[in-house]
Molecule: transfer RNA
Organism: Chitinophagaceae bacterium
RNA sequence: AGCCUCGUAGUAUAAUGGAUAGUACAUGAGUUUCCGAAACUCCAAAUCCAAGUUCGAUUCUUGGCGAGGCUACCA
Numbered sequence: 001a002g003c004c005u006c007g008u009a010g011u012a013u014a015a016u017g018g019a020u021a022g023u024a025c026a027u028g029a030g031u032u033u034c035c036g037a038a039a040c041u042c043c044a045a046a047u048c049c050a051a052g053u054u055c056g057a058u059u060c061u062u063g064g065c066g067a068g069g070c071u072a073c074c075a
Base pairs, nucleotide, nucleotide: 001071002070003069004068005067006066007065010025011024012023013022018055028042029041030040031039048064049063050062051061052060
């Protein structure tokens, strides 16, 4: 330098055009307990950025940024 894959809460992931973006773990609060752990209940928290297509974009297209992989070049 070229090509491929990926980017969603603190973490791991789902939704692949459709209404308020779901689940689990963790954090926080509560119940329980003499206290703690465990268990149960509840709250908050996310689509990398910009543009485009569309009635409608997490999803499709383009560019950028970032991560990983492969190839090539130099040494």